The RNA shown here (Bacterial RNase P class A) has 405 nucleotides.
The sequence was found by an Rfam model in a public genome assembly.
Order: sequence, then C1' cells, then structure tokens
RNA sequence: GCGGAAGGCUGGAUGGCCGCGGUGCCCUUCGGGGUGUCGAGGAAAGUCCGGACUCCAAAAAGAGACGGUGCCGGGUAACACCCGGGCGGGGCAACCCGACGGAAAGCGCCACAGAAAACAGACCGCUUUUGUGCUUGCAUGAAAGUAAGGGUGAAACGGUGGGGUAAGAGCCCACCACGCUUCUGGCAACAGCGGCGGUACGGCAAGCCCCACCGGGAGCAAUGCCAAAUAGGAACCGCGUGUCGCGGGCUUUCGGGCCAGUGACAGGGCUGCUUUUGCCCCAGCAGGUUCGGGUUGGCAGCUAUAGCCACUGUGGCAACACAGUGGUCAGAGGAAUGGUCAUCCAACGUCAGCGGGUUUUCCCGGUGACGGGGACAAAAUCCGGCUUACAGGCCUUCCGCAUGU
Repeated sequence: GCGGAAGGCUGGAUGGCCGCGGUGCCCUUCGGGGUGUCGAGGAAAGUCCGGACUCCAAAAAGAGACGGUGCCGGGUAACACCCGGGCGGGGCAACCCGACGGAAAGCGCCACAGAAAACAGACCGCUUUUGUGCUUGCAUGAAAGUAAGGGUGAAACGGUGGGGUAAGAGCCCACCACGCUUCUGGCAACAGCGGCGGUACGGCAAGCCCCACCGGGAGCAAUGCCAAAUAGGAACCGCGUGUCGCGGGCUUUCGGGCCAGUGACAGGGCUGCUUUUGCCCCAGCAGGUUCGGGUUGGCAGCUAUAGCCACUGUGGCAACACAGUGGUCAGAGGAAUGGUCAUCCAACGUCAGCGGGUUUUCCCGGUGACGGGGACAAAAUCCGGCUUACAGGCCUUCCGCAUGU
C1' cells in the first nucleotide's frame, strides 16, 4: 500500500417563526390561558421463539393423543437465545457454517444412465479348455473361472503398495480406514498410546419411525368497573325417566298400595383434545344450536417492568452474577412527536493550483471555487432474543499478499 475477517458507535447539525400530545406550577369568565420540562427505532419491521400479565369452574394431578427440541458443560425469569468446548464441513488464514441422539427394531426411497443401487451383478474386458473357418495367426462359437482394469452414475459392497494366481479377489501381508476394547487426560461430549479382529447389509430419519427431555388453551379487540338502553326475545335439540336404603303423610281386604322429601348407584352435561378426580342437572332441567334486538359512551388495564443508561469493585476464559454510586423514561385513543425559512456539513462530480511517491501513464494527501443533497424506515400491553432491510461516516482488533527500512 492492497485485499479480507470479527466487534462496536453513529446515522445530519444550528437558529428563527408557526402548529401538536403528556406532565409540574400559577391563573381562570371553567371554555381555557401562561410558563418550565419531556415527547419514535437499531431495527419500532417479520409475527419466528420465550416469558410477564389477564381470563377460562373455587380447582388439582396423572396418563394418552398431538406438538416442539435434539453433541457436552454453563448462563438466563425462560427459550429453538447467548457463552465456552467437542466433532464434522468451507477457507492459505483470520474466521464462518451446523442438515449435531439412533440406519443391526421395523417400514419406505435412491429418478435417468448403467450389467448391477444393498448381503446386487457382467456391457467392454482378462484367463483356461475345446470346436469351426482360413490368408498360419487372425476371425468366430461353446464350457468353466474372474470382478483387479475400462465404461455408466451423485454414489458401485473399503484405499495404496506388495505377494500369490491360469487370470484375479482381504485370498495373504504392511500401512491407512473401520469395529470392539484395557489404560491415560477431561465434569462431559470426546481425544491419545496400545491390543484384538479381515471387518463391509452403502446413503437418506430436514421420509415415517424408535429414544430422551419439554409443553393446558386463548390472548390487551385479554380482562375489570360505571353509566345507559333493549325484547326477562323467538324457534329447535336435550338420554334414562330406573334400582336400593332412611324416616314422614294418606290408605288397606294387613299381603301391601300411593304421594312428596332425602342419601347412594345408574344416567346426562361442563375446559379452544381425550380420560380420572371435581362441579352442575333430573323433564322440558343442566346444557347446546340457529335467528333476532339493545349497548358502538366513559374510566381503568397504560407504562420504573425479571427495568434502562453510565461508572466503579469482586468472582468468572466468557456469557453473566453480586455489591455500590449517579441519572432517567412517549402513553396516543382513528391515533400526538410536525411544517416552513435560513445557514453549515457528509458521500459524490467538475475545474484550478500546491506537496509527496513514480519520474510516461498514474496514485496519495490537503487548499479554493462551483455543483450536489443525506439510507432502511414509525410506538399501540410490556420485556428477552432471532431473522430481514440499510446512503454515508468513525473507532478497535486480527489474517494474507507485495514492497521498503
């Protein structure tokens, strides 16, 4: 000097005029006025995760279905998030990515091409024996053996080298790979030295599935209060209507019969899955379906939260935790935080001239003039994350290449 990687900050500034919302104080003719102060994001977006909070019966627990996560350890209110580590992959590297439990429990898939795609198979080949023809070393047929060579494919039933063989093959050997395993290191995932074994029925589970762990549902249009109004609306569905016990009333031919009550069983119903416990109900009941009517008003929820920001100390590799000091926050309600004028400024372009490097082109720095005009984009219950978008500017650290000292 060039290229690359990771992290952080910012994302226009100043002034005048006019216009908004909250809030403190003062005034008020109660309509409002004056003044101080605060007033859109790093993603407010996506609605992908996790919660706080509210309701679902006065509730609770277990199991199943269904759904989610998936290496190990730690952090957190929690998480599919964050930190550290392991393994695998990409990259020269700094770094980045993760489809990271199980394929010998079972089922399923691997198009086309190819001989053959999972305990498969011979297209071209190679070897041995033998037949026929002929131009006497060629062509062609049959039998047996073969899977090392070539071809197809994303992938061909381990790789390289050697021995052996008629030619070959883990057939045998060495090393690698793979499987099992003593020991060592590590909390662990795993890693390493060694030993044994010719060991192979490959890949896909982000195909179903198996295993481990987690999970009730709905959501601020949740929910609660006040005021007001209407039609205390209509239609339909709604099983069994029984058994046993207790006492009471009536009656009796003294065997019993009838009536209402009460308890248990049976039965029906009730959570935005099923079941158990639980609760409600007993004939038009509990409950359910459809149609129709009123209420479109006001208040709360509504903003200091597991809060946020800055600094310091302790512990920790870190994420983070604990302690201390200081400061501080939009709350609208069809939805405020804006409009306008002026000046300055960032990137960028043109011209002029200066300094440095090169000494042709050209490159770097800074000065002046003119032009120029700034990205993605708006809170709506709140918070912790992830993902996506982003003109420009600044800072820190690291990697690679080239050159000079």
The coordinates come from a structure-prediction model, not an experiment, and the mean pLDDT is 75.